This is a predicted structure of a 107-nucleotide RNA (SAM riboswitch aptamer (S box leader)) from Cytobacillus purgationiresistens. The coordinates come from a structure-prediction model, not an experiment, and the mean pLDDT is 77. Lineage of the source: Bacteria > Bacillota > Bacilli > Bacillaceae > Cytobacillus.
RNA sequence: GACUUAUCCAGAGAGGUGGAAGGAUUGGCCUGAUGAAACCUCAGCAGCCGAACAGUUAUGGAACGGUGCUAAUUCCAAAAAGCAUUUUUUGCUUUUGAAGAUAAGUU
Numbered sequence: 001g002a003c004u005u006a007u008c009c010a011g012a013g014a015g016g017u018g019g020a021a022g023g024a025u026u027g028g029c030c031u032g033a034u035g036a037a038a039c040c041u042c043a044g045c046a047g048c049c050g051a052a053c054a055g056u057u058a059u060g061g062a063a064c065g066g067u068g069c070u071a072a073u074u075c076c077a078a079a080a081a082g083c084a085u086u087u088u089u090u091g092c093u094u095u096u097g098a099a100g101a102u103a104a105g106u107u
Stems, first nucleotide, its partner, number of pairs: 001107008013042005021031003025078004043070003047067004053061001074099001079095006
């Protein structure tokens, strides 16, 4: 890097450095000099994997660790179907999408 499986409408900040961008991409719409991204320190949340320990009889709890995360439903849509709308169109709902992110396993 690739493949497979699972999850993604909840939750969680402050300081320093830094300087203009950022929210994956495209289109929207948002955040940003009341300082963006990035890096450092401490803190927090909690999904996956491991699991001390306790307890139970079979399902669960769980310190700690490996990782992840800390604006907005994965911010919304980007495939398809349905419904509503006088048509174009627009809106809403659904789902097995596509794409993306994270974890575990395999290669």
Source information:
It was read from a public genome assembly, where an Rfam model found it.